Parts: sequence; C1' cells; structure tokens
RNA sequence: CAGGGACGCGCGGGAGAGGGCGGCAAGGCUUCGGCCGGGCCGCCGCCGAAGGAGCAACCGCCCCGGAAUCUCUCAGGCAGAAGGACCGCGCGCUCGAG
Repeated sequence: CAGGGACGCGCGGGAGAGGGCGGCAAGGCUUCGGCCGGGCCGCCGCCGAAGGAGCAACCGCCCCGGAAUCUCUCAGGCAGAAGGACCGCGCGCUCGAG
C1' cells in the first nucleotide's frame, strides 16, 4: 500500500399469513331504522425473515464448545404504516493474506 473478513452507521431492495367473530363504555352523525371512527377485552384460524428456544449436517483448541434460511411458535406478525432475516452500494473503525 492493499485483496478479503468482523463490527457500526446511512441509502436502496425485502416475503408470508383473517383489514375474522363477539363483547364493552365514552364520542360524533342520524331520515331515530341505524351508521362512523379509534380504544380495550375475549375466542378461533393462520404466518415466520426482529428476538428467543430445540435438534443437527458441519466445524474447532475435540473434556467440551460453536453452529442454520431446518424445527417450535414463548414473543412478534396476518389492510396500510411501522418492523423485517437476508442482499447490494457507500462511509467509519478494526484485523490483515500478500
């Protein structure tokens, strides 16, 4: 000097699954039949890519550890918004083959 790697930040992309049913009180509108919108609670169905947990291919310094996009759904989510594993680019920082 620098391929590449780890971490952080910014930008872009980013899936799946009921905008289900019932109840509650306050508010608004009303042609007094009802309607609107948000909040809370309960019930069932469903999804998995925040997080979490489990098994394991595999890996290691092999006593024991590390381990997924697999599995489970505790959490989270099922109109939109938000979030979002992961990918790309840029920047910062660090390690550093050569």
Molecule: Glycine riboswitch aptamer
Organism: Allosphingosinicella ginsenosidimutans